The RNA shown here (transfer RNA) has 72 nucleotides and comes from Spirogloea muscicola. Rfam family: tRNA. The family's RNA type in Rfam is transfer RNA. The organism belongs to Spirogloea, within Eukaryota.
RNA sequence: GCCGGAAUAGCUCAGUGGUAGAGCAUCUGUCUUGUAAACAGAAGGUCGAGUGUUCGAUCCACUCUUUCGGCA
Numbered sequence: 001g002c003c004g005g006a007a008u009a010g011c012u013c014a015g016u017g018g019u020a021g022a023g024c025a026u027c028u029g030u031c032u033u034g035u036a037a038a039c040a041g042a043a044g045g046u047c048g049a050g051u052g053u054u055c056g057a058u059c060c061a062c063u064c065u066u067u068c069g070g071c072a
Stems, first nucleotide, its partner, number of pairs: 001071007010024004018055001026042005048064005
């Protein structure tokens, strides 16, 4: 330099155009002599940035950033 993948909650990841979810972690409550475990609940997201397409974009197109891999 060329080609391809990835970026979504604190972490690991789902979600292929119509109200953003799960597990773990955190907090609260129940239970316990107490802790852990278990159960119930809560909080936590401008979906990497910008522009465009569309009635509507996490999702489609383009550019950029970061990162991983392949070729040279």